[in-house]
């Protein structure tokens, strides 16, 4: 330099146009249980901004584009892995 795959909540990871800010698991918080803990079980749990609160809004590496509608399709770009030279 060329090719392929990948980048999604705290972490792993599914989702390949619409009912998805997002399944599932881990982690964390609270509770039950226990003398106490662990385990198990139950509930909750992304971040920023606005708001007293209720709630609203934006965010899928980044920036654009297509579309009524984009994490998903297209373009550029950054980063990671593998292969080729």
């Nucleotide at each position: 330099g060329g090719a392929a795959g990948g980048g999604u909540g705290u972490c792993a990871g599914a989702g390949u146009g619409g009912u998805c800010g997002a399944a599932u698991g881990a982690g964390c918080u609270u509770g039950u249980c226990u003398c106490g803990a662990a385990a198990a079980c139950a509930a909750g749990u992304g971040u920023g901004c606005c708001u007293c609160a209720c709630g609203g809004u934006a965010c899928c590496g980044c920036a654009g584009g297509u579309u009524c509608a984009a994490a998903u399709c297209c373009u550029g770009u950054c980063c990671c892995u593998u292969c080729c030279g």